[in-house]
Molecule: transfer RNA
Organism: Marinithermus hydrothermalis DSM 14884
């Protein structure tokens, strides 16, 4: 240098043109003597980064960045 894959909540990952989710973690209440567990709420995301196509992007297209893995 070239080729593939990833980059979305603190972490693990889904999603795949029109609502941003799901487990675990946190917080808050219920349960207990208390703690765990268990049950309910709830808070917390520029959907890496710039442009394009679109009426409309997290998806789709280009370029950049930063991860892994192949090859040279």
């Nucleotide at each position: 240098g070239g080729g593939c894959g990833g980059u979305u909540a603190g972490c693990u990952c889904a999603g795949c043109g029109g609502g941003a989710g799901a487990g675990c973690g946190c917080u808050c209440g219920c349960c207990u003597c208390a703690c765990a567990c268990g049950c309910g709420a709830g808070a917390g995301g520029u959907c890496g980064c710039u442009g394009g196509u679109u009426c409309g992007a997290u998806c789709c297209c280009a370029g950049c960045a930063c991860c892994g893995c192949c090859c040279a």